[in-house]
Molecule: SAM riboswitch aptamer (S box leader)
Organism: uncultured Chloroflexales bacterium
RNA sequence: CUCUUAUCCAGAGAGGUGGAGGGACCGACCCAAUGAAACCUCGGCAACCCCGCAGAUACGGGAGCGUAUCGCCGGAAGGUGCCAAUUUCGACAGAUCACAUCUGGAAGAUGAGAG
Repeated sequence: CUCUUAUCCAGAGAGGUGGAGGGACCGACCCAAUGAAACCUCGGCAACCCCGCAGAUACGGGAGCGUAUCGCCGGAAGGUGCCAAUUUCGACAGAUCACAUCUGGAAGAUGAGAG
C1' cells in the first nucleotide's frame, strides 16, 4: 500500500516544550495568542486483540478426551486505539418539491486477519 471483516449518537485531560494553525479532502460551521499543530511526561477512557471462564456447535476418537468455531459473565497485566463538537454537520441515492428529519451508500478512522 491492497484485500477481507467488525465497529464508529457512549466514554475519558492535566502539565511542560513549542509558536500559528487545526477539525482527512470540498462546502458550511466551529476550535485556537485565555496559546493551534507537533513532541515529551503523567493521568484517564474503552474493551478490538488479549486473560479467566459456565455453556453451545462441528470435526476426530471405542471411551476418557482432543481440536476448531461461537459465546454469557468477569478482568485489565500486555499490543493497539482514543481523551471539543455523532466520523462536528453536509456532500451521493431514496422517503419527499424545499427547510428539516429519517434510511441506505460512498469516503474516512480504528482493530483483527491475509497478501